[in-house]
Context: one part of a larger RNA
RNA sequence: GCCAGCGAGUUACUCGUACGUUGCAAGGUUAAGCAGUUCUGCUGCGCAACCGUAGCGAAAGCGAGUCUUAAUAGGGCGAAGUAGUAACGUGCGGUAGACGCGAAACCGGGUGAUCUAUCCAUGGCCAGGUUGAAAGGGCGGUAAAACGUCCCGGAGGACCGAACCUGUUCAGGUUGAAAACUGAUUGGAUGAGCUGUGGAUAGGGGUGAAAGGCCAAUCAAACCCGGCGAUAGCUCGUACUCCCCGAAAUGUUUUUAGGAACAGCCUCGUAUGGACAGAACCGGAGGUAGAGCACUGGAAGGACUAGGGCCGCUACAACGGUACCGAAUCCUACUAAACUCCGAAUGCCGGUUUCUUAAUGUACGGGAGUGAGACUGCGAGGGAUAAGCCCCGUGGUCAAAAGGGGAACAACCCAGACCAUCGGUUAAGGCCCCUAAAUGUGGCUUAAGUGGUAAAGGAGGUGGGAUCGCCCAGACAACUGGGAGGUUGGCUUAGAAGCAGCCAUCCUUUAAAGAGUGCGUAACAGCUCACCAGUCAAGUAAUCCUGCGCCGAAAAUUUGCGGGACUAAACCACUGCCGAAACCGUGGAUCCGCUGCAUAGCGGAUGGUAGGGGAGCAUUCCAUGCCCUGCGAAGGUGUCUUGUGAGGGAUGCUGGAGGAAAUGGAAGAGAGUAUGCUGGC
Numbered sequence: 001g002c003c004a005g006c007g008a009g010u011u012a013c014u015c016g017u018a019c020g021u022u023g024c025a026a027g028g029u030u031a032a033g034c035a036g037u038u039c040u041g042c043u044g045c046g047c048a049a050c051c052g053u054a055g056c057g058a059a060a061g062c063g064a065g066u067c068u069u070a071a072u073a074g075g076g077c078g079a080a081g082u083a084g085u086a087a088c089g090u091g092c093g094g095u096a097g098a099c100g101c102g103a104a105a106c107c108g109g110g111u112g113a114u115c116u117a118u119c120c121a122u123g124g125c126c127a128g129g130u131u132g133a134a135a136g137g138g139c140g141g142u143a144a145a146a147c148g149u150c151c152c153g154g155a156g157g158a159c160c161g162a163a164c165c166u167g168u169u170c171a172g173g174u175u176g177a178a179a180a181c182u183g184a185u186u187g188g189a190u191g192a193g194c195u196g197u198g199g200a201u202a203g204g205g206g207u208g209a210a211a212g213g214c215c216a217a218u219c220a221a222a223c224c225c226g227g228c229g230a231u232a233g234c235u236c237g238u239a240c241u242c243c244c245c246g247a248a249a250u251g252u253u254u255u256u257a258g259g260a261a262c263a264g265c266c267u268c269g270u271a272u273g274g275a276c277a278g279a280a281c282c283g284g285a286g287g288u289a290g291a292g293c294a295c296u297g298g299a300a301g302g303a304c305u306a307g308g309g310c311c312g313c314u315a316c317a318a319c320g321g322u323a324c325c326g327a328a329u330c331c332u333a334c335u336a337a338a339c340u341c342c343g344a345a346u347g348c349c350g351g352u353u354u355c356u357u358a359a360u361g362u363a364c365g366g367g368a369g370u371g372a373g374a375c376u377g378c379g380a381g382g383g384a385u386a387a388g389c390c391c392c393g394u395g396g397u398c399a400a401a402a403g404g405g406g407a408a409c410a411a412c413c414c415a416g417a418c419c420a421u422c423g424g425u426u427a428a429g430g431c432c433c434c435u436a437a438a439u440g441u442g443g444c445u446u447a448a449g450u451g452g453u454a455a456a457g458g459a460g461g462u463g464g465g466a467u468c469g470c471c472c473a474g475a476c477a478a479c480u481g482g483g484a485g486g487u488u489g490g491c492u493u494a495g496a497a498g499c500a501g502c503c504a505u506c507c508u509u510u511a512a513a514g515a516g517u518g519c520g521u522a523a524c525a526g527c528u529c530a531c532c533a534g535u536c537a538a539g540u541a542a543u544c545c546u547g548c549g550c551c552g553a554a555a556a557u558u559u560g561c562g563g564g565a566c567u568a569a570a571c572c573a574c575u576g577c578c579g580a581a582a583c584c585g586u587g588g589a590u591c592c593g594c595u596g597c598a599u600a601g602c603g604g605a606u607g608g609u610a611g612g613g614g615a616g617c618a619u620u621c622c623a624u625g626c627c628c629u630g631c632g633a634a635g636g637u638g639u640c641u642u643g644u645g646a647g648g649g650a651u652g653c654u655g656g657a658g659g660a661a662a663u664g665g666a667a668g669a670g671a672g673u674a675u676g677c678u679g680g681c
Stems, first nucleotide, its partner, number of pairs: 001681006011096003015093010027051003033045005055062002065077004099237002102234001106227006117201009126191001128160003131156001136151005164188002169184004203219001205215003240616006250263005264370002266367007275360001277356003280352005290342001291340002296336003300332004307325002309322004373398007381390002403414003418588004423584003429578003432564003438575001440574004445570001451566001457551002461548007469540002478535005484508003489503003514529001518527002589606007617670001619667006627659002635654008
C1' cells in the first nucleotide's frame, strides 16, 4: 500500500424548554408502600407530595390589590383576556467522560546502580628501551665549611614504545556487518593509572575533575501501575437515499483577536393579511462633487504706506536721502480633508393612488451556522496618485455556480444546469488551416508584420479637410551673370576696411545691390548671401485641424498573434453565418398557486457549501400471526428484470438448514479516508 472484519451524537436524571400525540380539565398527577393477580408485568388501594387556579412586600403581613410614604399625592409590580396538568415521542439545553481518537504534563504508591557516575572493602595488571635527581663514597679544596670533580646510586602525575586504557584526524558505513562500527592515523601507558569480585548512594532524589553529563539502547526530573475516559477555545475523523429552502466571513463587548456572548443574515412553526420592494408623481432634511474667496488659513507680482534698517547731517530734539526689509489697505492672478458667499447629480426619509400581481413584510416562538473572506468596477484614506499591498464605503462575481468565451486561467465577458432528446433560435466571442461558421461585400486607410505592449518629446512617412501668399506680365528649385559709388560711415583700437565691440544705419548710380547673412584675413584681400537680370516652363511657399503609421523602445529557454501562417487572414464600414446546460419545441418527474371537484386543466418554480425542514430505503432483534423450505432455507457467484434513489423481484450454478411477507415496536442500525485498530497478502 491493497483486501477483509471492527470503528465515532449514546445512556441516566421526580432536570429545563419547545413542538407533536393521547387522557382528564379549574383542575391534573400520584411516590414509596400495601393488597390482589394470569407475576420482568398488570389491577386496585395509597391524597404524603408536585404543578396550576393571585398578587405585592426584605418581612410581619395584606390581598384584586400590594409596596414605597406622613399621604387617600405620585410611582413600581400586578388584576381587569382563566388553561392547565400527566404520560409517551422528537428537537435543543443542563449535570454526568457526553460524538470518537490524540497530548506534553501533574499527583500517589512501588521497581531499579548486572549499564553508567562517585565512593568503600579486598585482589589482579603494566614487554622492552631511554634519561640519570637526592643521598652516599673517593680525590681536590677550606682554619672548618662552602664548593669542584670522579664513582656509586636509581628519583620522576620524566622520555620512547607493546599489552591495557582512550578516541585525534581522514575515509568508509548511514533500509550499516554494527540502534555508535571498520580501516588508516593519533593521545596516555608508575599514575589524579587500568581492572576483577563484593558492597553503598534512588527520582525534585542520587552521582557528577560540571557536558544538564549519567542513573539498564529512556533523563531540564528514570521506569511500572494507579488517580485516568486528566484537560485539549487545537488537529484529524464522523458511515444509506431523495425532495424544499438556503447563509456568513459584519456591528458591539471580550486577558479578546484562528474562541465566545448579544445583534445581523438562514431555516421551521404560529399569528397577521398585502402591511414589503420597485417605477411614476408630490413634499422634505442635507453641505459631498463642482465652484468660489464673503470668513479662517496658505500663497505670487505690483501699487501705496505706518514702522524698522543703512547713509548723511546733528549739542539735543529734529531733518534729509535710500536700487534695503515691510504690517495694514488696494489691484491682478491663485489655493484648502479639518475654509464656505454658493452648490448639484445620485442616494435617504415621508405621502398618494395607479402600475409591476406574485414576490414580500411584521410580531412571537423552536433549530442553526457564520463572526479568517478573495478578486474586480467606482468613491476615499495609508503607501511612492508602488504592490496579487493595507484599510473603509458602494455594486458585481467567486466563496456555495456547472455551461460558452478569454490559448491555458476561483473572482473578467456571456449566461444561472429538474431529467431526456442524433430538433430549432441566439449571447459573449468568432467565421484561411489546426477549429464549427463568408479566402463575404465596399474602402480615395496602413507598408510599420503596425496589427500582435508604453510616455514626454521628435520628424518634408502618408490619406482627408481648411486658411492665406507668389505665379505664363514666367512663380518655386537649379544653372549663367551682376551684387556698385560716397566709404576704410563715426567712435573705439596697435589695427577694426560690411562681418571683435559701441553709435548711427543715410545719400547716389541703378534692372538690382544691406553702412551688410555666413565663412574668411593680423588688418585688407578672397568666397558667399540678401537683392536683380537671363535660361528653363507650371505650379509653388507657409500655417492650422484630422485618420493611419515612424522614432523614442535594453534582460536573461521560444522572438510579447494560442500556433501555422497572413499585406489581409490588418484597419474602417456593411451583410450573412457559426456559436452555451441561455431561449424555444417534444416527452417525462417533483413542488407551489389558481380553477375545480375527483386527479383533470392552466400558470409558476426546481444550481448550491455551512445549516434548517420534509419524505423514504436497508440491517439486527422483538410482538402479532399466515406462510416458504432436503421436490433445497440463509449465504456465495452469475444472468435477466424493476424503481427518481437508497433498493426490490425472478432465475442458473454453488451451498446444505433454516428463512420470513404484512403491521407495529426496539436499536451495539449503514465506512473509503481518523499518518485509525486487528488479521491476511
Model confidence (mean pLDDT): 82 of 100. Large-subunit ribosomal RNA, domain II from a bacterium, 681 nucleotides, folded computationally. Its Rfam family is "Bacterial large subunit ribosomal RNA". Gene Ontology terms of the family: structural constituent of ribosome and ribosome. The full RNA is in RNAcentral, with records from ENA.